[in-house]
């Protein structure tokens, strides 16, 4: 200086899957029908409507209100889905560095 080998390490790449964070989309809202419950109750089922969007559209609190009728009401905790950015890890290719051997 070259080959081979091995491990480890630091760098570049491109790309698909996970994780976890942020944005954004939407308010986990809202309309209409049918039906139930009644102060120990306040739901149940369809359909629609929102999203440059596919899916969802629930479960719990607390206050009020309704004086037994048929209607809630205001606040408030927990996702989950599509997309797009960041990170993480892990394999992969290469390039450098290092430990043996020749």
């Nucleotide at each position: 200086u070259a080959a081979c080998c091995c491990u480890u390490u630091u760098g570049a790449c491109a790309a698909u899957a996970c994780c976890c964070u942020c944005a954004u989309a939407u308010a986990a809202u809202c309309u209409u029908g049918g039906g139930a419950a009644u102060a120990u109750g306040g739901c149940c089922c369809a359909a629609a409507a929102g999203u440059c969007u596919c899916u969802a559209c629930c479960c719990g609190g607390u206050a009020a209100c309704c004086g037994u009728a048929a209607a809630u009401u205001a606040c408030u905790g927990g996702a989950c889905u599509a997309u797009g950015a960041g990170g993480g890890a892990a394999a992969g290719u290469u390039a450098g560095a290092g430990c043996g051997u020749u």

Purine riboswitch aptamer from Scopulibacillus daqui, 102 nucleotides, folded computationally. It was read from a public genome assembly, where an Rfam model found it. NCBI's taxonomy places the organism under Bacteria, Bacillati, Bacillota, Caryophanales, Scopulibacillus. Its Rfam family is "Purine riboswitch aptamer". The family has 133 seed sequences and 4,097 matches in Rfam 15.1. Clan: Purine riboswitches. Its mean pLDDT, the model's own confidence on a scale to 100, is 76.